[in-house]
This record gives sequence, C1' cells and structure tokens, in this order.
RNA sequence: CAGGCCGGGUGGCCGCGGGCCGGCAACGGCUCGAGGAAAGUCCGGACACCGCAGGGCAGGACGCUGGGGAAACCCCAGGCGGCGAAAGCCGACGGAAAGUGGCACAGAAAGGAGACCGCCACCGGCACGCUCGAGAUGCCGGGGUAAGGGUGAAAAGGUGGGGUAAGAGCCCACCAGCGUCGUGGCGACACGGCGGCUGGCCAAACCCCGUCCGGUGCAACGCGAAGCAGGUUCCGACGACGCUGCCCGCCGAGGAACCGGGUACGCGGCUAGAGCCGCCGGGUAACCGGCGGCCCAGAGAGAUGGCCACUCUCGACAGAAUCCGGCUUACAGGCCUGCU
Repeated sequence: CAGGCCGGGUGGCCGCGGGCCGGCAACGGCUCGAGGAAAGUCCGGACACCGCAGGGCAGGACGCUGGGGAAACCCCAGGCGGCGAAAGCCGACGGAAAGUGGCACAGAAAGGAGACCGCCACCGGCACGCUCGAGAUGCCGGGGUAAGGGUGAAAAGGUGGGGUAAGAGCCCACCAGCGUCGUGGCGACACGGCGGCUGGCCAAACCCCGUCCGGUGCAACGCGAAGCAGGUUCCGACGACGCUGCCCGCCGAGGAACCGGGUACGCGGCUAGAGCCGCCGGGUAACCGGCGGCCCAGAGAGAUGGCCACUCUCGACAGAAUCCGGCUUACAGGCCUGCU
C1' cells in the first nucleotide's frame, strides 16, 4: 500500500416478540429472534395501482474498450491520462477541423491577433567636425521583426543547428501533434514507415453524435364486516305543467334494486429469496454452471432487554418495518494474507 475477517466469551436468574405442541382456559414446554453498515435514501430493479394506438418534438440521464449482471451514478479486466521513489491510487475519459458563445485581472495583443521595451538592412528629417563631397556616429519619424524582456492560467508547436539586416517551419535533425500505410491486438490502443508542415483552451457553456428513459410508492394495493352523506336505474298515486280530453313529454310524495368516499376496525400483501453455506467444474477476474445441505426477525404503538459471577486486550459506530442489487457515509480495538 492492497485485499479479507472479527466487532467480547462462558454460565445462571428474570423479562419481551414470532412459530409449533399440550391445555376449555389461565398457563406450560420446545424453538427462533438485528447489522456490516439495519444508516443516508443517492442510483437501479422486483412488486402494486394508475396512465398509454402509432410517430415526432421538447426535457432528462449516461458516454474509452472488452466482459459480467435483471438493471444501475454497479462490478471485473484492459487501454489512455494524471499523481507517487515504489507497491499502488485517482479520472463524467465521445466530438473544439459543424456552428454559436466565453477566455476575468494584468497585458501592446486572448484567435487566422499583436510592436510596450528590445533588435534591424533600408527611406526621410535633424544634429555633430570641415572649404566642398563621401562616409561614420547620435536622435526623431516611417518601415521590418515574434529571437530576447515584460503581462498572464494560457502568447500562435518545443529543443538545437543553418540562414538573415534583424528575424521567422524560411530550411534541416530529433520530439509532440495531424493525415496515411504496415504490423500486433476482438477492441480501446501501441509500435514502425511515409507525407505536408500545425488549424490555443473551455462541451460539469449552448450544441452535435450515440444509447436509454411514463407517473406514484407497501401510508402501494386487495379482501371482510358495520354504518353515514350521497349517486344510478326502475316503478310510481285521484297529483302539478304543456288551453281542454286522450296519447306523449316533464316534475313528483313514496317504494324497490344496485353502488357507495373519507375515517376507524380485522385479515391479507409480509418475508423461501436475482437466498445462505460447502464441494466440484469453467473463467485472469467480476461472474456462471452442477451437486449436496440449510431455513436465517416479521412487529402493527411496534419484541431482541436487565441483573449476577468468572474471564480477556475492558468492548466502537449504530438498531429491522415490502423486499433485493449497488454506491456513499460512521466505526474503540484487534486478527490474517500478499506486496513496496
């Protein structure tokens, strides 16, 4: 540094919850009874109800390669990049040459840029010494220059050589990057040859590409019984309205059948499962397969606790509530294995 494991032990007494047996009952006996995280509720599912013709848009999540897995913001192996002396650790790790946008402060200039200092052949002017001319020198202006200085997180490939007035991929060698070919690899990619010389950074900015995506959560949901408000359908008097009578329509005291919210009660859902242990086989591994064995909390105001004795290294973080797979976080002390 990496991986795995333990999380006081034994005995006695009293108590609590579930199951089974005995008993009319009271009760008695036997047996089982928290965790590696039961936690955070972050991710994915099973299950349940609701919604849904199909397609598209919008929105969201994810994003190297191969494998595993029901799936995953999961796991294993590998590649690449970063860190470390090493074992090893970390990485949302597709696209910046499709487009849009941003790059604070500083700085002359932040993307097809830029001359502040510096450097410089040349051109113009002035000064300096002389009788004149040429030349040299200095200053100012124009022009050239991205070597050097300076600013910055970042300055237009890097280092060295040639070249030049001074410089510059302007030319060359090596390195980085890009394109292409070959070899190796399933692949990410690596190595080598050749080419022209290069087009900054940010996508956890919009965006583009690819894959995937209904909502609500066991306080889901189902059954039983009671009763209240109410609803639907049918029947409906000698009744009311449609001028009168009949038909018909409508209203309607009343009656019958069916349904029946919320809330509370009882039961189910509810714990045998993507289950645990051992052996064998396949695989580098994650994981998968076969055989054998095991049953390992299931409450519904909610059990798993207390005391005593002995002993040791004197005991941490913390406690189920539908279940499962992950991730993350907390943890006194101790053990084992491998590596630097």